A computed fold for a 179-nucleotide RNA from a Planctomycetota bacterium, annotated as Bacterial large signal recognition particle RNA. It was read from a public genome assembly, where an Rfam model found it. Its mean pLDDT, the model's own confidence on a scale to 100, is 75. It matches the Rfam family "Bacterial large signal recognition particle RNA". The family's RNA type in Rfam is non-coding RNA gene.

RNA sequence: CGACGGUCUCCGAGGCGGGCGCGUUGGGUAAGUGACGCAGAAGCCUGGACCCUCUGCAAGCGGCGGGCGUGAACCUGGUCAGGUGCGUGAGCAAGCAGCCAUAAGCGUUUCCGUCGUUGUGCCGGAGGAUCAUCUGGGUGGAGUCGGCUGCCUGCCGCGUCCGCCUCGGGGACCGUCGA
Repeated sequence: CGACGGUCUCCGAGGCGGGCGCGUUGGGUAAGUGACGCAGAAGCCUGGACCCUCUGCAAGCGGCGGGCGUGAACCUGGUCAGGUGCGUGAGCAAGCAGCCAUAAGCGUUUCCGUCGUUGUGCCGGAGGAUCAUCUGGGUGGAGUCGGCUGCCUGCCGCGUCCGCCUCGGGGACCGUCGA
């Protein structure tokens, strides 16, 4: 000169805790202020609406039936020209086309009846539900709200002060070793 260990101290970084202050936000309070209130507050009782289910009526849609029209070459009916068959004859018989009616079927506007469906009307009825909202009535007799300021408090964030822990760096002292 240096190395190691210990004590103390300073600086920096990070973390934790506490105090104080500020800000956002939530809850409470009702001191101030404001709004409502004797043309009646809070509370209590009660009717209705709002909500759900069922049902009736009306309306719309669809199906079926009635009505009308059409509708069978033959296998429906009536009448059956012509023609056909039978008969000596008078006539008789079957029967195509045509015409008429009609079955199945097809079509159809209005109307009538019936069945189903739709929630189109919220029209009527019954029942249920009702924390909240709107509205009416009764009771009650002076408060109610909590918008703003204030106060109390919780969470979060920021700043500052103090303390503790870890790490790094600087300094002082002591001890040990020592080229």